[in-house]
Predicted 3D model of a 74-nucleotide RNA (c-di-GMP-I riboswitch aptamer) from a soil metagenome. Model confidence (mean pLDDT): 82 of 100.
RNA sequence: GACAAAGCCAAACCCUUCGAAAGGGGGGGACGGAAAGCGGCGGGUCUUUCUAAGAAGAUGGCCGAGCUGCCGAA
Numbered sequence: 001g002a003c004a005a006a007g008c009c010a011a012a013c014c015c016u017u018c019g020a021a022a023g024g025g026g027g028g029g030a031c032g033g034a035a036a037g038c039g040g041c042g043g044g045u046c047u048u049u050c051u052a053a054g055a056a057g058a059u060g061g062c063c064g065a066g067c068u069g070c071c072g073a074a
Stems, first nucleotide, its partner, number of pairs: 001071001008033002013028006031061001037067002041064003044059005050054001
């Protein structure tokens, strides 16, 4: 990529669990997603058990770049 088809993921919220927090895992649930698959490399944003302007974390469903990948007509 086509008003095709096969499949995939799962926001908010609820339950549970881990964490000091941001937030993560599991179950339910669908707002959305064509990389909403993978990894914090760069930037952004968020947190503060630390520390004193840095550091350590978080976020891949914020963006960039990287790696990988399902279906597939004209």
Overview: The sequence is in RNAcentral, with records from MGnify.